[in-house]
RNA sequence: CGUGCCGACCCGCUCAAUCGUCGACGACGAACCGGGGACCCAGUGCACGUGUGGGGUGAAUCCGCGGGCCCACGGCUCGCGGUAGGGCGAAUUCUUCCCGCCCGAAUCCGUCAGCUAACCCGGUAGGCGGUAUCGGAAGGAGAG
Numbered sequence: 001c002g003u004g005c006c007g008a009c010c011c012g013c014u015c016a017a018u019c020g021u022c023g024a025c026g027a028c029g030a031a032c033c034g035g036g037g038a039c040c041c042a043g044u045g046c047a048c049g050u051g052u053g054g055g056g057u058g059a060a061u062c063c064g065c066g067g068g069c070c071c072a073c074g075g076c077u078c079g080c081g082g083u084a085g086g087g088c089g090a091a092u093u094c095u096u097c098c099c100g101c102c103c104g105a106a107u108c109c110g111u112c113a114g115c116u117a118a119c120c121c122g123g124u125a126g127g128c129g130g131u132a133u134c135g136g137a138a139g140g141a142g143a144g
Stems, first nucleotide, its partner, number of pairs: 010130005018030005031124006041114001053112001054109004062082009085103005092141007
C1' cells in the first nucleotide's frame, strides 16, 4: 500500500419503530401506529341450542403438482412451481410506466370481535446497506 473479515461512530433504507424530560436496565410526556367500543349505515326470515370455530397484527394471500399423516367427502403438514401483494436498484422530492433483483414470513387473542363519536386498552421490537456508468422513460413540485 492492497484485499478480506469483525466491531464502534456517522450516513442511509425497511418499519408505527421517533423525540424529549427525569430520581435513567426504568418511569413519564409528546408524536406516530394498532386493537376494543354506540346511534346511523351495512349484514341477516325470527327465537333458542349445538357443531364446523372465529378474529387481529403484517406485503406475507390464493392456486397447482408431489410426498407424509389423520378422525380420510375432507383436513393437517413438508417440498417444488406459480400467484394476490410488498420492498430495493438513494443522495432535493413526488407520481406513472418499463427493466432487473429480493420477499411472499412469523405471531397473538381464546369460542369473542362489521362499521363506530365519546370512552377504554396496547405498541414504538427487529432486519439490512454504505455503491459511483449511481437501471431506463415520461410528467410534476421545490431550490439555485
RNAcentral holds the sequence, with entries from Rfam and Ribocentre.
This is a predicted structure of a 144-nucleotide RNA (c-di-AMP riboswitch aptamer (ydaO/yuaA leader)) from Micromonospora rosaria.
Its mean pLDDT, the model's own confidence on a scale to 100, is 76.
Lineage of the source: Bacteria > Actinomycetota > Micromonosporales > Micromonosporaceae > Micromonospora.
Rfam family: c-di-AMP riboswitch aptamer (ydaO/yuaA leader). About the family: This family represents a conserved RNA structure found upstream of the ydaO and yuaA genes in Bacillus subtilis and related genes in other bacteria.